[in-house]
């Protein structure tokens, strides 16, 4: 140097293809109920300008372009 794939709460990941919901889950935390206590279980709450920058369009996590990071690959 080309070429695919991925970056999305703290973690693992789902949502993209086919643009419109208030961006979802499990874990994790925070607090609450239950126990004599504690672990189990239950219920609530916070918490992501979805890697960055421009387009496009009334409307972008989802499309287009470039960029940065990370895996793979093929000269």
């Nucleotide at each position: 140097g080309c070429c695919u794939c991925g970056a999305u709460g703290g973690c693992u990941c789902a949502g993209c293809c086919u643009g419109g919901c208030u961006a979802g889950a499990g874990c994790g935390g925070u607090c609450c109920c239950c126990u004599c206590g504690u672990a189990a279980g239950g219920g609530a709450c916070a918490g992501a300008u979805c890697c960055c920058g421009a387009g496009u369009u009334c409307a972008a996590a989802u499309c287009u372009c470039g960029g940065u990071c990370g895996a793979g690959g093929c000269u």
Molecule: transfer RNA
Organism: Nanohaloarchaea archaeon SW_7_43_1